[in-house]
Annotation:
Predicted 3D model of RNase P RNA and transfer RNA as a complex of 442 nucleotides. The coordinates come from a structure-prediction model, not an experiment, and the mean pLDDT is 75. Rfam match: Bacterial RNase P class A. From the family's description: Ribonuclease P (RNase P) is a ubiquitous endoribonuclease, found in archaea, bacteria and eukarya as well as chloroplasts and mitochondria.
RNA sequence: AUAGCGUUCCGUUCUGUCGCUGCCAGGCCUAGCCUGGGGGAGGAAAGUCCGGACAACUCAGAGCACCAUACUUCCUAACGGGAAGGGCCUUCGUUCGGGUACGGAGGUACGACCAGUGCCGCAGAAAAGAACCGCCUCGCUUGCGAGGUAAGGGUGAAAAGGUGGGGUAAGAGCCCACCAGUGCAUCGAGCGAUCAGUGCAGCUGGGUAAACUCUAUGGGUUGAAAGACCGUGUAUACCGGGAUUGAGGGCUGCUCGCCCGACCGGGGGGUAGGUCGAUGCCGAUCGUACGCGUGAGCGUGCGGCUAGAUAAAUGACAGAAGCCUGCUUCGGCAGGAUACAGAAUCCGGCUUACAGGAACGCUAAAUAC
RNA sequence: GAUUUCGUAGCUCAGCUGGUAGAGCAAUACACUUUUAAUGUAUGGGCCCUGGGUUCGAAUCCCAGCGAAAUCA
Numbered sequence: 001a002u003a004g005c006g007u008u009c010c011g012u013u014c015u016g017u018c019g020c021u022g023c024c025a026g027g028c029c030u031a032g033c034c035u036g037g038g039g040g041a042g043g044a045a046a047g048u049c050c051g052g053a054c055a056a057c058u059c060a061g062a063g064c065a066c067c068a069u070a071c072u073u074c075c076u077a078a079c080g081g082g083a084a085g086g087g088c089c090u091u092c093g094u095u096c097g098g099g100u101a102c103g104g105a106g107g108u109a110c111g112a113c114c115a116g117u118g119c120c121g122c123a124g125a126a127a128a129g130a131a132c133c134g135c136c137u138c139g140c141u142u143g144c145g146a147g148g149u150a151a152g153g154g155u156g157a158a159a160a161g162g163u164g165g166g167g168u169a170a171g172a173g174c175c176c177a178c179c180a181g182u183g184c185a186u187c188g189a190g191c192g193a194u195c196a197g198u199g200c201a202g203c204u205g206g207g208u209a210a211a212c213u214c215u216a217u218g219g220g221u222u223g224a225a226a227g228a229c230c231g232u233g234u235a236u237a238c239c240g241g242g243a244u245u246g247a248g249g250g251c252u253g254c255u256c257g258c259c260c261g262a263c264c265g266g267g268g269g270g271u272a273g274g275u276c277g278a279u280g281c282c283g284a285u286c287g288u289a290c291g292c293g294u295g296a297g298c299g300u301g302c303g304g305c306u307a308g309a310u311a312a313a314u315g316a317c318a319g320a321a322g323c324c325u326g327c328u329u330c331g332g333c334a335g336g337a338u339a340c341a342g343a344a345u346c347c348g349g350c351u352u353a354c355a356g357g358a359a360c361g362c363u364a365a366a367u368a369c
Numbered sequence: 370g371a372u373u374u375c376g377u378a379g380c381u382c383a384g385c386u387g388g389u390a391g392a393g394c395a396a397u398a399c400a401c402u403u404u405u406a407a408u409g410u411a412u413g414g415g416c417c418c419u420g421g422g423u424u425c426g427a428a429u430c431c432c433a434g435c436g437a438a439a440u441c442a
Base pairs, nucleotide, nucleotide: 003363004362005361006360007359008358009357010356012321013320014319015318016317017316018315020040021039023037024036025035026034027033028032042340046351047350049349050348051347052346053345054223055222056221057220066219067218068217069216070215071085072084073083074082075081086110087108088107089106090105091104092103093102099369100368101367111214112213116212117211118208119207120206132153133152134149135148136147137146138145139144140143161179162178163177164176165175166174180204181203182201183200184199185198186197188195189194227276228275229274230273236267238266239265240264241263248260249259250258251257283305285304286303287302288301289300290299291298292297323336324335325334326333327332370441371440372439373438374437375436376435379394380393381392382391388425396412397411398410399409400408418434419433420432421431422430
């Protein structure tokens, strides 16, 4: 220097003319129109996947069910998001080759299968307390039966810790040494996950929870078509309740009683639209400086106020700069207008799409047994 | 704006408590028939919407995306 990967950021600017949509001021012939001023899409406005604000309903408390999450510590209004760290996995490196440690890069939904249940097709004797072949003992019909045995064979994704020795009829953690793992105890480092060491126990009963389940934690439900107000509109067919006292109608001479009705609930019927919510002069706000923190982030000072529509505005044209491509006599000339995409109550994240560009970092180094 | 469901052969659908995918119609060939239809026999046809993950193993379980449909004032 180039290329690849990762992280962060940008993702056109200015001028003129003509429009579109809110706001403010003024004017007029005032359901509106005209003039002037000023504002007018994004890093994802998207998907609607999480979490909140806000609103309505329900509200005595608790439990079950259901859903979600799951290593540790921290950040945050909150989160299934983020930061830092731990464990595990993959790959690469030094080597003649292999393994282990170590280092670099990347990934990680990473509680518990010694609570219980389920599943593990085919193959294989056997898929969880495994005798098909083989080995050994005994019996006799000499190739069969009874029993022992997980060292060897083969199958499979997975076969009951590995190597060596002792031991045995043959074998086997049956016993021993070393190694690997597990459990318990103890000690050191760390806030912690965890790591390192020592001792004891032959403890070595497969995998699977993005299978049921268990444990811990959290969650009331519904979403701006929430909801508030004004306006428009309308018919009680039917079902249930209808207690006490005073009170409506019918049956009755009166009381009791019964039925109907009023009323309540369900069900049914009816319904132009408008304003607020709603876009903020005051917030989980934006920019910048400083300080603290490994970092996410936090604190303080200063400055700013930043679209608000309702079928829905934010555009078109021309020129210049910048960018890209080609040619070049290095002066320029010619061509191109282009990514993903477009607010709809708001905010914090995640995910997905994206022409082109900028900055930074890495692509490497050192070994040991 | 909010919520929910679905995507499997040419078409309509099963299979979804994981174990290598089927049915009906359609298509092709043969038989029957003078011929066609109907009928019978046989055959072919699938990257289970796409990508990634969990697992020994995924149409099925989980995540993300793409497409389609339905409901709510």